[in-house]
Context: one part of a larger RNA
RNA sequence: CUGGGCAUAAAGGGCACGUAGGUGGUGAAUUAGGUUGAAAGUGAAAGUCACCAAAAAUUGGCGGACUGCUCUUGAAAACAAUUAACUUGAGUGAGGCAGAGGAGAGUGGAAUUUCCUGUGUAAGGGUGAAUUCUGGAGAUCUACAAAAGAACGCCAAAAGCGAAGGUAGCUCUUUAGGUCCCUACUGAUGCUGGGGUGCGAAAGCAUAGGGAGCGAACUAGAUUAGAUGCCCUAGUAGUCCAUGACGUAAAUGAUGAGUGUUUGGCCUUAGUCUACACAAAUUAGGGGCCCAGCUAACGCGUUAAACAUUUUGCCUAGGAGUACGGUUACAAGAUUAAAACUC
Numbered sequence: 001c002u003g004g005g006c007a008u009a010a011a012g013g014g015c016a017c018g019u020a021g022g023u024g025g026u027g028a029a030u031u032a033g034g035u036u037g038a039a040a041g042u043g044a045a046a047g048u049c050a051c052c053a054a055a056a057a058u059u060g061g062c063g064g065a066c067u068g069c070u071c072u073u074g075a076a077a078a079c080a081a082u083u084a085a086c087u088u089g090a091g092u093g094a095g096g097c098a099g100a101g102g103a104g105a106g107u108g109g110a111a112u113u114u115c116c117u118g119u120g121u122a123a124g125g126g127u128g129a130a131u132u133c134u135g136g137a138g139a140u141c142u143a144c145a146a147a148a149g150a151a152c153g154c155c156a157a158a159a160g161c162g163a164a165g166g167u168a169g170c171u172c173u174u175u176a177g178g179u180c181c182c183u184a185c186u187g188a189u190g191c192u193g194g195g196g197u198g199c200g201a202a203a204g205c206a207u208a209g210g211g212a213g214c215g216a217a218c219u220a221g222a223u224u225a226g227a228u229g230c231c232c233u234a235g236u237a238g239u240c241c242a243u244g245a246c247g248u249a250a251a252u253g254a255u256g257a258g259u260g261u262u263u264g265g266c267c268u269u270a271g272u273c274u275a276c277a278c279a280a281a282u283u284a285g286g287g288g289c290c291c292a293g294c295u296a297a298c299g300c301g302u303u304a305a306a307c308a309u310u311u312u313g314c315c316u317a318g319g320a321g322u323a324c325g326g327u328u329a330c331a332a333g334a335u336u337a338a339a340a341c342u343c
Stems, first nucleotide, its partner, number of pairs: 004315003008297001012312001014199004021192003025086002028083004033079001035075004040070003048064002051061003089189001090186003095180003101175007108152001112148003117143002123134002160167002205244003209240001213239002221231001256311006264289001266287007293300002317342002325336004
């Protein structure tokens, strides 16, 4: 390289947009680029193959091929190109609909902690049991008032939305996408996508705030043979906000994206249609069974891991996602990425 693969054995990029590239609807007409038919020229010799001579190695003779290239002349079904069209793919508009989609601002109640005051007196707290701890300087409990920060109970669901990360009190402003339906318009404008660009949980980083609860580190107490732990009392960073930067996760559906084709039930979300039926039909989603088929099995099964097809990423024992070098970052690191050696 070929062949074979990528849910779980090695292997789908975290996700999107998009350049080059690859690839791509329908019916016509034209061209002849590749394609294909025929002919000619050329393709040195050696070599190779067939035949002849010889007992043989071999040698000699003779012929073919050398699958290529150039040119001429034809063919036009498909590919390609050009021209003028088409509407089903794609998109735009009109009318509806649903939604924790994004951003900003305002606001609400429960709880927690702290605190003022009153009442009240001896315990409280915590555990397997306890101790450290809090408490006559009046705790815990209880009542009213006040403050702060963070998170939003019920509704709530296999539910909804989003490309993924993600997204939930309520209200307002702003903004993006989706879907249904009927018609009108554009007329292949599509799909994928190396490099590239953007988004991207948590933790950690920088600066300025904030700090109720929780809580790495550190510390005290237990447990234990020991206990750098599990348990307990405290508690810093952090968690929160703003602006940057980081660019990674079991970033998972461990399943790349797009298109088409394929059994039958059930539940559910948003529509349309129908018009009262314990309904039916039909789109776009979300789930749970299952036929065929597939699979090593488990299982998947119209949301495929089935049958086809376009395109991209990736895989091939350990060493190792490591070393070195490059790029990048404030740093932590990230990214790209071997070999010796061993089996």
A computed fold for a 343-nucleotide part of an RNA from Erythroxylum suave, annotated as small-subunit ribosomal RNA, central domain. RNAcentral holds the full RNA, with entries from SILVA. Its mean pLDDT, the model's own confidence on a scale to 100, is 84. Lineage of the source: Eukaryota > Streptophytina > Mesangiospermae > rosids > Erythroxylum.